Two RNAs folded together computationally: RNase P RNA and transfer RNA, 458 nucleotides in total. Rfam match: Bacterial RNase P class A. Its family is annotated with ribonuclease P activity, dimeric ribonuclease P complex and tRNA processing in the Gene Ontology. By type it is a ribozyme. Model confidence (mean pLDDT): 76 of 100.
């Protein structure tokens, strides 16, 4: 200098004029009013893909079903997130990617081709028998050929009738033992142990987690209206001060699929259907698992402690526009200064300056984004 | 706030319990027919299945993420 990798940051500034919204104050002609003042979006406010807080339903129960997740250790309120590692794959490297439990629990599927896709001999090779012979039959053989994505550990030597882990060396796998590690796993030794492919992002098995609904949750107040139809006990026993009470059975409803269990009700109750009224106010509501900085612990995610800071809260929903100057980027023009040069600084003109937008609140993920910048590292070339 | 569904040729749709070269109708183009046109007949072109990644021997189909459209409920 070129190419690249990783982790992050930023996301224009300022002045004038006009305009929007909440809140507060003042004014009057009391309104959908005027004036003044304060304040007024983001790194993703987005998608709503996960996880929670909060609220109600019972203090959220058991089993089944269903769903999600799935290497190990840690972080966290929690997570399908993050950090650190292990293994596998990719890259020359920095580094990146991975839904990465189980295929001897069972079932399914593996097109075409091929003899055979999970239990098998098509060609070939070898042996035996028959035949004059071409050849035929029986048996052995996965070494060779052929098919295929996948075919009986691979390759070499010995061995054999031909072959074969049948035997041996190396490599791979499996099992046992020893050592290291919290663990995933790694290393070493021994054993021919090499049997019986693949697919679980096919059903499934194992393990872990999950009750449902959502701020239109929920609480309080005010205003307003008109009721009607239907559904199953006037069951049994006991006590009684004769008003009722308790237990059992049945029925209905809640625990939002089913069963159990439990709670409430059983005639001014509850459930279903039809009809009627309201479309208001207050609250929940924004200071929080909050941000920033220092110190300490930890490889890190993160945690502890101290200091400091925090002025949208809204009702279908306000935060904008124009012009000037400056900044940044791109291109053109002219060449003033520096430099051997590449180039740097400066002048002038034109264009550009993104994505987007709060609606109960947080932690993540993902996606969109004109551009700019910091740090660390890798490879190549050149020079010293 | 919550849930469901769709995306395949220019248009409308099949195919979505994985397997031939992804098909059909209309449309387009060329040829035949006709004096010319329409209708008819024959033939052809046109797709990498919204995008990216993964599982698998093999993906329009299965899985994940994402983009866009539509519908329903409170």
């Nucleotide at each position: 200098u070129g190419a690249g990798u990783a982790c992050g940051c930023u996301g224009g500034g300022u002045g004038a004029u006009c305009g929007c919204g909440u809140c507060g104050g003042c004014g009057c002609u009391c309104g959908u009013c005027g004036c003044c003042g304060c304040c007024g979006a983001g790194g993703a406010a987005a998608g709503u893909c996960c996880g929670a807080a909060c609220u109600c339903c019972a203090u959220a129960g058991a089993g089944c079903a269903c769903g999600a997740c799935g290497c190990u250790g840690g972080c966290u309120a929690a997570c399908g997130g993050c950090c650190a590692g292990u293994g596998a794959g990719g890259g020359u490297a920095a580094c990146c990617u991975c839904a990465a439990g189980g295929a001897c629990a069972g079932u399914g599927c593996c097109a075409c081709a091929g003899a055979a896709a999970c239990a098998u001999a098509c060609c070939g090779c070898c042996g035996c028998g028959c035949g004059c012979g071409a050849g035929c039959g029986c048996g052995g053989u996965a070494a060779g050929g052929g098919c295929g994505a996948a075919a009986u550990g691979g390759c070499g030597a010995g061995g054999u009738a031909a072959g074969a882990g049948c035997u041996c060396a190396c490599c791979g796998g499996c099992a046992g033992c020893c050592g290291g590690g919290u663990g995933a796993c790694c290393g070493g030794c021994u054993g021919g142990c090499c049997g019986c492919g693949g697919u679980a992002a096919a059903c499934c098995c194992c393990g872990u987690c999950g009750g449902g609904a959502g701020c239109a949750a929920g609480g309080c107040c005010a205003a307003g209206c008109a009721g009607g139809a239907g559904g199953a006990g006037u069951g049994g026993c006991g006590c009684u001060u004769c008003g009722g009470c308790g237990c059992c059975c049945g029925c209905g409803g809640g625990c939002u699929g089913c069963u159990c269990g439990u709670c409430c009700g059983u005639c001014u109750a509850c459930c279903u259907c039809c009809g009627g009224g309201u479309u208001g106010g207050c609250u929940g509501c924004u200071a929080g698992a909050g941000g920033c900085g220092g110190c300490g612990g930890g490889u890190a995610a993160c945690c502890g402690u101290c200091g400091u800071c925090c002025g949208a809260g809204a009702g279908a929903g306000a935060u904008g526009a124009u012009c000037g100057c400056c900044g940044c980027c791109u291109g053109g023009c002219a060449u003033g200064c520096c430099g051997c040069a590449a180039g740097g600084c400066g002048g002038u003109c034109a264009g550009g300056u993104a994505c987007a937008g709060a609606a109960u609140u947080c932690g993540g993920c993902u996606u969109a984004u004109c551009g700019g910048c910091c740090u660390a590292c890798u490879c190549a070339a050149a020079c010293c | 706030g919550u849930g469901c569904u769709c995306g395949u040729a220019g248009c409308u749709c099949a195919g979505u319990g994985g397997a031939u070269u992804a098909g059909a109708g209309c449309g387009u183009u060329g040829g035949c027919c006709u004096g010319c046109g329409g209708a008819g007949c024959c033939a052809a072109a046109g797709g990498u299945c919204g995008g990216a990644g993964g599982u698998u021997c093999g993906a329009a189909u299965c899985c994940u993420c994402u983009c866009g459209g539509g519908c329903a409920c409170g």